[in-house]
Molecule: Glycine riboswitch aptamer
Organism: Vulcanibacillus modesticaldus
RNA sequence: ACUCUGGAGAGAGCUCAUCUGAGCCGCCAAAGGGGAAACUUUAGUUAGCUAAGGGUAACUCUCAGGCAAAAAGGACAGAGU
Numbered sequence: 001a002c003u004c005u006g007g008a009g010a011g012a013g014c015u016c017a018u019c020u021g022a023g024c025c026g027c028c029a030a031a032g033g034g035g036a037a038a039c040u041u042u043a044g045u046u047a048g049c050u051a052a053g054g055g056u057a058a059c060u061c062u063c064a065g066g067c068a069a070a071a072a073g074g075a076c077a078g079a080g081u
Base pairs, nucleotide, nucleotide: 001081002080003079004078005077006076011025013024014023015022016021026067027066028065032063033061034060035059039054040053041052042051043050044049
């Protein structure tokens, strides 16, 4: 990486309609994305520190995504190749 299995949360909200889409408000967090400490590199330096870069969270933001059922997606876990 591929295949199979399990896999959560949140309004059957209102309006319109070309009929399963759109807009508004309210929400969710587990595709993805943004943000940090520790640590580390470089430079300066009064050796205390400062600046820039790397790094990275299941936390956080809600850009994207999602919010009846179904379908799709789905971090993560197990098995196989």